[in-house]
Context: one part of a larger RNA
Molecule: large-subunit ribosomal RNA, domain IV
Organism: Thorea hispida
This record gives sequence, structure tokens and C1' cells, in this order.
RNA sequence: CUCUCUCUAAGGAACUCGGCAAAAUAGCUCCGUAACUUAGGAAGAAGGAGUACCCUUGUAGGGUUGCAAUAAUCAGGCCCAAGCGACUGUUUAUCAAAAACAUAGGUCUCCGCUAAGUUGUAAAACAAUGUAUGGGGGCUGACGCCUGCCCAGUGCCGGAAGGUUAAAGAAGUCGGUUAGUUAUAUUACAAAGCUGGCAACUGAAGCCCCGGUGAACGGCGGCCGUAACUAUAACGGUCCUAAGGUAGCGAAAUUCCUUGUCGGGUAAGUUCCGACCCGCACGAAAGGCGUAACGAUUUGGGCACUGUCUCAGAGAGAGACUCG
Repeated sequence: CUCUCUCUAAGGAACUCGGCAAAAUAGCUCCGUAACUUAGGAAGAAGGAGUACCCUUGUAGGGUUGCAAUAAUCAGGCCCAAGCGACUGUUUAUCAAAAACAUAGGUCUCCGCUAAGUUGUAAAACAAUGUAUGGGGGCUGACGCCUGCCCAGUGCCGGAAGGUUAAAGAAGUCGGUUAGUUAUAUUACAAAGCUGGCAACUGAAGCCCCGGUGAACGGCGGCCGUAACUAUAACGGUCCUAAGGUAGCGAAAUUCCUUGUCGGGUAAGUUCCGACCCGCACGAAAGGCGUAACGAUUUGGGCACUGUCUCAGAGAGAGACUCG
């Protein structure tokens, strides 16, 4: 010097990204216990007192030892505020346990049973020895209050008048072949049959078309002027659009400018809390806003406590080092 421990004057987070680590709390009995709340909780809230042994009918009282009596061991730190996720649960075996996944609940959609869906070339199997209070898929994610406008585009559903349209069928027409006829007899014409090309016309779904549909994919404006100080604009004009963002929230896990401005907390606060709204670029089931309880979650503050620190020191053990 390294590791594992023990103790430390005065101070007590001044350390540090951050109280990381350590210290502190601790059992049992009794008293007592706030906001908030889904009335269950919160709660072991917080905070306080007692605690060994002996005598004693009553467990009232008395006595004994020690620095100390849950004397060893074992054995919650607590409070305030905010974000996220309701909760218990699950996850990156071996750098991530979370705000991610799941969840009960909500909603949309498909499926009438030889079900839809999935696997398989098929037979077949699962779904299911189930039958719509069931099964599959998508999104959201307890609960409370709610969930606005747009169907122009894309998708899906419905419709069938018209347009377009395949295979197939097909009147007709144009060829090939040749019985036959003709004759300049090596030419020309050519029936039936067979065969090939073109083809009027008939011809479904689909698409065009007509409607519906957003807890379907998605989207939810600009410029100019105006009030008797100034400023601002309830108001007006105009252009465009399918419609121009409603409620609620808002410098936010979202705010670039930005350490926005004001207030609180500190002697001093880029973080935090409460407001404001000028939302670069929130916003309503890719849910919006709240929310008791819960969390090895994230953030800020406080009490207690401490070698984290001011600033180091001493000690024990194991290494290292020296000798052997």
C1' cells in the first nucleotide's frame, strides 16, 4: 500500500451525478395516531411509555444487581410533495426488472357448427367431447368524469340501373383439303364432310358508379383590419378545405428559443413544487384528464443518523514487502 472489519475529538451531507456506502431504527406489551379515501384502507402512520431477577392471598406494593435488562443473537429508519404504471404478476438464462409486457374491465369485428380461425400436399388434427352468457382476431387497459369535428383519399360493409370486362358459346365471314364439273386437260371452279382464322351477339365477380362506416387507416388552416391613452381584439372582411383541434391539460417523460416569466422552498436552486399560456411540435380508446391503494420504479425536500466529507488517526485479521 490492497482487502475484510472495529473505534474516533468538534462538526454533521460541507462528500457526491446522486446520502452511493456506512450509521441509525428494530422484538413484545400498552397508550396514541393526520391529510386523503374506492370507507376496505392509509397504519406498525407519526409520536410516547414499559421491559431483568426476587417476595407477595389480591398482582396493589416492596426489594436486589448492573453503565445498560428484547443487556448476547435475532431484529422496520421515518415524513412531505410530484411523475409514470391502477393493483398481485411477467421479462432481456449470462451488462437493462422498468414507465416495457400481461392483467381484470371497455369496445370494434368475424363465426350458426361439416363454424370462423390455425397446422398440413392430403388424409386429418386443434378449436371442442365446446355451440353466440361460446370461440377467433384488432385496439385500449382497474376505478371516476368523459371520449368532440371530418366519409374528400385509403380500407371495410351494402347496392344494383348504367359503362367496362374473362373463359365459354356463337350467327356470319375468310381460308385449307377434295367428290365432281370444265378444259388450252400441268388450268379454273368447287358441294357435303373434316379442319383453321376472324367474329356481330350472349356472358359473372371485379373495377367505374351510388350509399354507409372513425373505440376503421387517418386528418383536424392562412392573411388583413377593428374598442375614446397604449396594448389587446369579443367583432368584421377575404382565401382555401372533407373538416379546420371541442372538453380537459399545458415550458409537460412532449418547449427549440430556455436557466421563458412570476411565486414557494435555500444565505445562494439550469433540478423540484404552484401558476401563466407565446402548445417550435398536447389532445380525447396509437385514449384525454383525475385518482385511494400498491412499486427492489423515477424526481425534489425534510427529520434522525453517521468517517460520505472537513482530514485524517488508531487498532485486529489476511495479503503484499524484507529475511529465511